Molecule: small-subunit ribosomal RNA
Organism: uncultured bacterium
RNA sequence: AGAGUUUGAUCAUGGCUCAGGACGAACGCUGGCGGCGUGCCUAACACAUGCAAGUCGAACGAAGCAUUUGGAGCUGAUCUCUUCGGAGUGACGCACCUUAUGACUUAGUGGCGGACGGGUGAGUAACACGUGAGCAACCUGCCUUUCAGAGUGGAAUAACAGUUGGAAACGGCUGCUAAUACCGCAUAACGUCAUAGUACCGCAUGAUACCUUGACCAAAGAUUUAUCGCUGAGAGAUGGGCUCGCGUCCGAUUAGGUAGAUGGUGGGGUAACGGCCUACCAUGCCGACGAUCGGUAGCCGGACUGAGAGGUUGAUCGGCCACAUUGGGACUGAGACACGGCCCAGACUCCUACGGGAGGCAGCAGUGGGGGAUAUUGCACAAUGGGCGCAAGCCUGAUGCAGCAACGCCGCGUGCGGGAAGACGGCCUUCGGGUUGUAAACCGCUGUCCUUGGGGAAGAAACAAAUGACGGUACCCAAGAAGGAAGCCACGGCUAACUACGUGCCAGCAGCCGCGGUAAUACGUAGGUGGCAAGCGUUGUCCGGAUUUACUGGGUGUAAAGGGGGCGCAGGCGGGAAGCUAAGUUGGAUGUGAAAUACCGGGGCUCAACUCCGGAGCUGCAUCCAAAACUGGUUUUCUUGAGUGGAGUAGAGGCAAGCGGAAUUCCGAGUGUAGCGGUGAAAUGCGUAGAUAUUCGGAGGAACACCAGUGGCGAAGGCGGCUUGCUGGGCUCUAACUGACGCUGAGGCCCGAAAGCGUGGGGAGCAAACAGGAUUAGAUACCCUGGUAGUCCACGCCGUAAACGAUGAUUACUAGGUGUGGGGGGUCUGACCCCUUCCGUGCCGCAGUUAACGCAAUAAGUAAUCCACCUGGGGAGUACGGCCGCAAGGCUGAAACUCAAAGGAAUUGACGGGGGCCCGCACAAGCAGUGGAUUAUGUGGUUUAAUUCGAAGCAACGCGAAGAACCUUACCAGGUCUUGACAUCUCCUGCAUAGCCUAGAGAUAGGUGAAGUCCUUCGGGACAGGAUGACAGGUGGUGCAUGGUUGUCAUCAGCUCGUGUCGUGAGAUGUUGGGUUAAGUCCCGCAACGAGCGCAACCCUUGCCAUUAGUUGCUACGCGAGAGCACUCUAAUGGGACCGCUACCGACAAGGUGGAGGAAGGUGGGGAUGACGUCAAAUCAUCAUGCCCCUUAUGACCUGGGCUACACACGUAAUACAAUGGCCAUCAACAGAGGGUCGCAAUACCGCGAGGUGGAGCCAAUCCCUAAAAAUGGUCUCAGUUCGGAUCGCAGGCUGCAACCCGCCUGCGUGAAGCUGGAAUUACUAGUAAUCGCGGAUCAGCAUGCCGCGGUGAAUACGUUCCCGGGCCUUGUACACACCGCCCGUCACACCAUGGGAGUUUGUAACACCCGAAGUCUGUAGUCUAACCCUUGUGGAGGACGCAGCCGAAGGUGGGAUAAGCGACUGGGGUGAAGUCGUAACAAGGUAGCCGUUCGAGAACGAGCGGCUGGAUCACCUCCUU
Repeated sequence: AGAGUUUGAUCAUGGCUCAGGACGAACGCUGGCGGCGUGCCUAACACAUGCAAGUCGAACGAAGCAUUUGGAGCUGAUCUCUUCGGAGUGACGCACCUUAUGACUUAGUGGCGGACGGGUGAGUAACACGUGAGCAACCUGCCUUUCAGAGUGGAAUAACAGUUGGAAACGGCUGCUAAUACCGCAUAACGUCAUAGUACCGCAUGAUACCUUGACCAAAGAUUUAUCGCUGAGAGAUGGGCUCGCGUCCGAUUAGGUAGAUGGUGGGGUAACGGCCUACCAUGCCGACGAUCGGUAGCCGGACUGAGAGGUUGAUCGGCCACAUUGGGACUGAGACACGGCCCAGACUCCUACGGGAGGCAGCAGUGGGGGAUAUUGCACAAUGGGCGCAAGCCUGAUGCAGCAACGCCGCGUGCGGGAAGACGGCCUUCGGGUUGUAAACCGCUGUCCUUGGGGAAGAAACAAAUGACGGUACCCAAGAAGGAAGCCACGGCUAACUACGUGCCAGCAGCCGCGGUAAUACGUAGGUGGCAAGCGUUGUCCGGAUUUACUGGGUGUAAAGGGGGCGCAGGCGGGAAGCUAAGUUGGAUGUGAAAUACCGGGGCUCAACUCCGGAGCUGCAUCCAAAACUGGUUUUCUUGAGUGGAGUAGAGGCAAGCGGAAUUCCGAGUGUAGCGGUGAAAUGCGUAGAUAUUCGGAGGAACACCAGUGGCGAAGGCGGCUUGCUGGGCUCUAACUGACGCUGAGGCCCGAAAGCGUGGGGAGCAAACAGGAUUAGAUACCCUGGUAGUCCACGCCGUAAACGAUGAUUACUAGGUGUGGGGGGUCUGACCCCUUCCGUGCCGCAGUUAACGCAAUAAGUAAUCCACCUGGGGAGUACGGCCGCAAGGCUGAAACUCAAAGGAAUUGACGGGGGCCCGCACAAGCAGUGGAUUAUGUGGUUUAAUUCGAAGCAACGCGAAGAACCUUACCAGGUCUUGACAUCUCCUGCAUAGCCUAGAGAUAGGUGAAGUCCUUCGGGACAGGAUGACAGGUGGUGCAUGGUUGUCAUCAGCUCGUGUCGUGAGAUGUUGGGUUAAGUCCCGCAACGAGCGCAACCCUUGCCAUUAGUUGCUACGCGAGAGCACUCUAAUGGGACCGCUACCGACAAGGUGGAGGAAGGUGGGGAUGACGUCAAAUCAUCAUGCCCCUUAUGACCUGGGCUACACACGUAAUACAAUGGCCAUCAACAGAGGGUCGCAAUACCGCGAGGUGGAGCCAAUCCCUAAAAAUGGUCUCAGUUCGGAUCGCAGGCUGCAACCCGCCUGCGUGAAGCUGGAAUUACUAGUAAUCGCGGAUCAGCAUGCCGCGGUGAAUACGUUCCCGGGCCUUGUACACACCGCCCGUCACACCAUGGGAGUUUGUAACACCCGAAGUCUGUAGUCUAACCCUUGUGGAGGACGCAGCCGAAGGUGGGAUAAGCGACUGGGGUGAAGUCGUAACAAGGUAGCCGUUCGAGAACGAGCGGCUGGAUCACCUCCUU
């Protein structure tokens, strides 16, 4: 950084798609290690269990425990005494009372903390957040600092005890008691309030300092005596509260909103300002610079992406906010309206003794659920931090760590070196080999990870010590062993990487284009290769590419896109000069822009990820100072923009009234008679009741010929007889006046063709609808005859058109030329002409521009300002909503879904019921036919056991087939064979084989078996038989896998290339043009110059002559011999013809027309010869051949049958229909070219004949096959015949193993159709058509076919309008598979999304009313009331409870609004290999098309009216160019 995809190709437009990066991801396959991070995006769903906020005994009473002092008591070891009964002593221990101690414990009172930390993102579009300011309108516990102080009293209450209620939770009553709990009094000020002043500051409300007087308000102790607390005040710090500027998503199919709403006054309330609340007063306030409403959403630092500008995003980390089951409320407090507090209401869950209670994981784990999806009910307070405490310490799911997960980033490894017989195996193969591949094996080496053993941290800071969850972790050492560690995706193009097999539009792939229908690099598998790698792919989302919303950085004539036109409010923009200002602008300074991130430079983990330090930066905002060019503001001024005045001027400009003539129609009258009218042709229609025609008169409506012109006017729509009136605008000249008054213009207002609507008129012509007639397969059309709305007028609507120059308005600038309309000036005239200038209107054209076409001073050029509009095609200008309209409808204007295109310009072709030129037996002019008959033959169809196969418009059909009785033969039936009928190889054997006999339809089988072959290097081979398997064989398939061959366009004149030039390019030029030719043949011209394949010529044949040569030929022939080569002829070589000569035409050319000469004259006639290419043309059955298929059969052999069938249809021929003929007779009538030894066969004889007998001659210029029509004479006399010969019968002949199916010929007899052929159609232009016979190939036999040959021998061509085919040029095209093209709509079927829809369901936010919990506030004297105050008799004040009131959540009722779901039925839309009906469009698309509108119709559509060219063709006019 680009690429693929619209086309046959091109350029541009335009969408779709891809390559990149990223992720809190998920899924598939796979998975070695470590480090650092990250981990419910969904149900702000519900939660079992444990833990997450406590602490202080140095505030207090009390209880307990331990130790202890003292005391009495119990037990009773030991010791002493003993009368042995006992007595004394009294340890350990036990319990009690008491004293003291405890750096022991703690339920309660009290203090501090539970407002931090942690979670979540529901709500919120807001001062919520960000940023910057402000508070002279505020608060702030703990902390720091300063000043001052702590005196003296009092009354209670929990705990506790007793009693009592309750299942429990939890209480009630009585009594006792303490405090750093509570309450007085004292003392107070630099405190507060009030009051009197002084000074000073501020824009202001007001503030600050000092001062006078008065009133009011404090305190608590603990202790180890180190300290820690307490009270008042000031200051600070920290944390908050409030206000403001600016910024912060989408929708106008949300345009008006608002009653505490905006402001004021008084009052209340708050820490504080404030409608924050209240009473009264006023009626404001917000909004197109988007109010209100609806939807969506936590905001930011940042993150991702991007070159940037931007776009998207807001996980983790950090700041702010909001929330804590839902809603409401306050209490306490420095701080809350409070996640692990309270009260109430709702929902839910749990307990219950049914009376009542309890609860809130969006803390950490964890569970269920939801989901594509997200972890352990872990360890520790060691570190960091927090709470409490003097402290020790306690608490801390904050935090530090560990566990799980490839979820991400980073790092490492899975070995390294050698090793060619290039092993085996796999795959491919042209069978040679190639590849996997130094890869493996094998040899040597190393040890990162790993395993085992040993050692072993830092993190710990203080104060000597002690203290580590992680963790025996990181790290170090030693040993062991290549041992344990590679997958995933792709391989048609984009996009790096190819082969085989399988499959056969199937299965499947696919991001886009697209692959797959028998040779798939695209499906599946394998081998190989490429890429990445502990990952790889897929899916989803975002940015990029996409300049595809364009600020950077796009467009609007024809691709999407200029509003139908004007006026004009707001808004945007705006002429010259000067002064002031400083809002924008520029510079400097200051503050801020948190940290983290990102960038740069360093440091620490072995590196990196990660992390630490420093720097720069954070594009912003605010304040101050400065500058004054530009923009803005303001003042003064100017005239050129704009306007006014004056003088002229052209005009279908508008409105109204009046007038006119021509024509159509109608009416009346006259003349007049049979038609008129209409069409491609007709008919309907009119007319003998007198039409049409014609004459006169009258009526009425509409439109105004000629003039008339790419002429005029108007903003557009539009405007056309004449006159008058009213009226708008333009242009020219002048330069008196104003002095920027201007341009544009969202909304708004006005105008606005035709059609249409309403009311009332009018109505001649024309004419939707309608009717009839034609046309047609049909004809709801085109054509014709009629005909109503309408067209016209008045008034009122509608508001749209291809309302177009498909080109918005205004201003300025940028070569010319030439017409035309209007005006001015100059020169100058007799008039013109001419020069110049302004305004309009055309054409050509340079620069420039454009994708091209084109535009080009009337820009689509160069610039400026403003407005409108576009962003793929379809769905759709549709639906819904709104506004407008009487309606029709208009304006505004989507989405779902669907496609990979749709569209523009130009190019090459092809095509056209487009044009021009030209050619051809193409037509015409002729001649003979075909189509009718019979027969032959081929084909289709049908039939059949089989009727083998192929050929299919021309270009299949007497074609393959130059010849099917068997064979051929491929088909069918039956009978047989299986290494085979045929080939090669191996082995064995040999008498190879003929002949004969038997069986059989034969193949074949069995038997018999003479003679004994050929070559030989003597080994053997040929040949035959047998065996084995490799293989043979296939007329089986595919001509759409192929070669070769062939047909056809077409013997048409074309098809191309090199270089150059033009074009962005495809391409063009050359090759077009003017002539000419059979011809791209030649000449001339020309940005072309040359060349190639074709044309022509060279070749063969024929026509003339010459030379040479002559046997089998010829001859001066009666026959033969001989002789000769003059002639005929034969066959070889030459000559001859070239527009060469001449006249004319033509351009002094090419060439043409005529003539002479000549055997032949303009290619002399004929043949061979077939360019580039087209038709997937024909042929796998000539042959060859890939692949597939069959292998005791799809091969091979045999017999018989079939290819010969027969209702029928078609093609090609033969013979005829007769007198230009048939028949008979006569005649020495007259050819050419071929063939002949398995042959042709003469003379002769036999037979009516086919033919037979016989065999002279001939291996051929020697012999044979070998002519007919014609000619001459006769007969027939127009008939189904003396025409015609089919068919059939009989008798024969020939070939052949064999003529039944199924051959040919002869004779006799029979004697069908047919009397010249409908529509239609074929060949032929001269030795041709027509006619007549002859030969040959094939072949035993069989031709009416085919290929050749000669005989006789015409007619016609004016000409190119038409039909067919072709060539060149040009034009249109929506075609390119190329008109056998493309393509439209209804209907039918299937599927999909969607609109309407009686209704129905669920939500949301308001409103009105009702009810009214908790609670604050207010009121109230019903009940109660310790300390304190007043008074003392008691009361009072105050307080609590109760009650009442305002407000008030949830709830209820109601009518509307709004959102979504479902919905019988219904409307259109989209999509869908082969449905139906037509043919609308593209060519003049067969009626040019399209736009608007109206009516009609199965459907595309048709018709009317007006408009457009985005219509072909011809002609005319005008203009332009040369």